[in-house]
RNA sequence: GCCUCUAUAGCUCAGCGGAUUAGAGCACCUCACUUGUAAUGAGGGGGUCGGGGGUUCAAGUCCCUCUAGAGGCU
Numbered sequence: 001g002c003c004u005c006u007a008u009a010g011c012u013c014a015g016c017g018g019a020u021u022a023g024a025g026c027a028c029c030u031c032a033c034u035u036g037u038a039a040u041g042a043g044g045g046g047g048u049c050g051g052g053g054g055u056u057c058a059a060g061u062c063c064c065u066c067u068a069g070a071g072g073c074u
Stems, first nucleotide, its partner, number of pairs: 001073007010026004028044005050066005
């Protein structure tokens, strides 16, 4: 220098043929249970999907670019 992949909640990830309004597990908060803690049960909060731009009536999903990380080639 070139190529490929990844970037979504505090953490690990799903969602990729564009349209149910962004989800799961763990973690966190509240309540119940308990002498108390843990466990268990019920409920709840938390994200504008790495940044920017574009296409579209509509983009986490398609296109361009930048940033960061991983791998490969010379």

Background: This is a predicted structure of a 74-nucleotide RNA (transfer RNA) from a Candidatus Pacearchaeota archaeon. NCBI's taxonomy places the organism under Archaea, Nanobdellati, Candidatus Pacearchaeota. RNAcentral holds the sequence, with entries from ENA. The prediction has a mean pLDDT of 82. Rfam family: tRNA.